[in-house]
RNA sequence: GGGCGACAAGGGCAAACCCGCCGAAAGGCGGGGACGCAAAGCCACGAGUCUACAGCCGGCAGAGGGGCCGGCCAGGACGGUCGGGCUGCCGCC
Numbered sequence: 001g002g003g004c005g006a007c008a009a010g011g012g013c014a015a016a017c018c019c020g021c022c023g024a025a026a027g028g029c030g031g032g033g034a035c036g037c038a039a040a041g042c043c044a045c046g047a048g049u050c051u052a053c054a055g056c057c058g059g060c061a062g063a064g065g066g067g068c069c070g071g072c073c074a075g076g077a078c079g080g081u082c083g084g085g086c087u088g089c090c091g092c093c
Stems, first nucleotide, its partner, number of pairs: 002093004012037002017032006035080001041086003045083003048078003055072006
């Protein structure tokens, strides 16, 4: 440096759910909590999934204002969806 990852060692992270905060939402942050994870460490480049404030279109009602429903839509989100990039502990070959 490369490949591999167990019944080793020291450990690490933290699903669901609950509480608080931010957000229109998806979701994120903090605390509790562990389903699991050898990168479940970091990065939105590709794919995929999620949400739709605003905007656009249609419908209903209405005719001062403005309301309700449906559809489209990422510039928003997801790294514990996959691929990719970068970095890392221990051990074996």
Background:
c-di-GMP-I riboswitch aptamer from a Bacillota bacterium, 93 nucleotides, folded computationally. It matches the Rfam family "c-di-GMP-I riboswitch aptamer". From the family's description: GEMM was predicted in a large-scale screen for bacterial structured RNA regulatory elements. The source organism's lineage runs through Bacteria, Bacillati and Bacillota. It was read from a public genome assembly, where an Rfam model found it.